[in-house]
Context: one part of a larger RNA
């Protein structure tokens, strides 16, 4: 303490952590396209050049240079996807918190016995239907046990 008992859930308040999350901001990466520096490769009827070749010479050839064209090409740009993070309106349940609200579900046959499965319903515990269980009381009968 022992029914003036025990006890369930919603709601309200507070604290804590978590889940989800429109949006938004970085980072990273795939694909497509645009642009394209340096450098390198290739091409080049015009321009330029001491060595080599031809030539007495003028000049020509070979080779090269500048310039031009083209290919690869970093960064950058546009579009569209993936991923890791940050932040976040909103949503969700959870844990905890002496004396809040509403009811009274369970525990005695708990005042409709309870519980399980399933379906419907309901502020919440829950209620109702169907099937099952006894981990229900009471009563009757049978077979036994103890005194």
């Nucleotide at each position: 303490c022992a029914c003036c008992g025990c006890c369930c859930g919603u709601c309200a308040c507070g604290u804590c952590a978590c889940c989800u999350g429109a949006g938004u901001c970085u980072g990273u990466u795939g694909c497509a396209c645009c642009c394209g520096a340096a450098g390198c490769g290739c091409c080049u009827g015009g321009c330029c050049c001491a060595a080599c070749c031809c030539g007495c010479a003028a000049g020509g050839g070979a080779g090269g240079g500048a310039g031009g064209g083209u290919g690869c090409g970093a960064a950058g740009g546009u579009g569209u996807g993936g991923c890791c993070g940050g932040u976040a309106a909103g949503g969700g349940g959870g844990a905890c918190g002496a004396a809040g609200u509403c009811g009274u579900a369970a525990c005695a046959a708990g005042g409709u016995a309870g519980c399980c499965g399933u379906a419907g319903g309901g502020g919440a515990a829950c209620c109702u239907g169907c099937g099952g269980c006894u981990g229900g009381a009471u009563c009757a009968c049978c077979u036994c046990c103890u005194u």